[in-house]
About this RNA: c-di-GMP-I riboswitch aptamer from an Actinomycetota bacterium, 75 nucleotides, folded computationally. The sequence was found by an Rfam model in a public genome assembly. The model forms 100% of the base pairs in the Rfam consensus. The organism belongs to Actinomycetota, within Bacteria.
Parts: sequence; structure tokens; C1' cells
RNA sequence: CCGACGAAAGGGCAAACCCGCUGCGAAGCGGGGACGCAACGCCACGGGGCUCCCUGAGCCAGCCGGGCUGCCGAA
Repeated sequence: CCGACGAAAGGGCAAACCCGCUGCGAAGCGGGGACGCAACGCCACGGGGCUCCCUGAGCCAGCCGGGCUGCCGAA
């Protein structure tokens, strides 16, 4: 240094729930709040789940896989 891995430290994100706003809805955004997370950062490519005004259009990356990027360094 690379791979694998996840001890420590510093820092980061934020489930449920509550409030407000947007949306028909799944949900999203902001505030509060922390169950968790080393990719729980980003991307709907494959599978899966979900919604609706269901020949179609969407939502979920905190369901799994894949792609791209990325902090620290004990065993």
C1' cells in the first nucleotide's frame, strides 16, 4: 500500500412515535426524537415489497443482490 475484517477513538446518519407542509396514495421534506447503521452515502440495473386516477404511472436504497464513491486502523 492492497485485500479481508470490525476492536478503539473522534465524528456522521437516524427507525418507531409526535408536530407541520406536500402528494389521491405508497411516501417525501422540515422540526423534535433514537431503534439501529461502516456504507443505514449515492444509483430503481435484477429480484422483492407497496400505491394509485391501474393498457399505465409511481413509491421503498433502513428487504436482498449488483454498480459507483467513502472515514478510522487494533487483533